Predicted 3D model of a 72-nucleotide RNA (transfer RNA) from Candidatus Riesia sp. Its Rfam family is "tRNA". Rfam links the family to the GO term triplet codon-amino acid adaptor activity. By type it is a transfer RNA. From the family's description: Transfer RNA (tRNA) molecules are approximately 80 nucleotides in length. The RNAcentral record of the sequence draws on ENA. The organism belongs to Candidatus Riesia, within Bacteria. The coordinates come from a structure-prediction model, not an experiment, and the mean pLDDT is 85.
RNA sequence: GUCGGGGUAGCUCAGUGGCAGAGCGUUGGACUGAAAAUCCAAAGGUCGUUGGUUCAAGCCCAACCCUCGACA
Numbered sequence: 001g002u003c004g005g006g007g008u009a010g011c012u013c014a015g016u017g018g019c020a021g022a023g024c025g026u027u028g029g030a031c032u033g034a035a036a037a038u039c040c041a042a043a044g045g046u047c048g049u050u051g052g053u054u055c056a057a058g059c060c061c062a063a064c065c066c067u068c069g070a071c072a
Base pairs, nucleotide, nucleotide: 001071002070003069004068005067006066007065010024011023012022013021018055026042027041028040029039030038048064049063050062051061052060
C1' cells in the first nucleotide's frame, strides 16, 4: 500500500430499517445470628467520528479514526 473482520453499558457480547438489550460487575433491598449462595429492584449508553439515503438508521451508503488478520 491492497483486501477482509471488529468498534454498542465498567467488562464479555447480542441486536432482521420502527421502544437500544443480555450475562457478569456496581448500588440498594429481601433472606441469615452474621456471611456466602439465591431472589427482587435500580443506576449506568452522544451505538468510534463526520456526512449521505430514508417518514424513520446501531442496522443501508461514503470518507476518516482505532484495532485484529491476510497479501505485497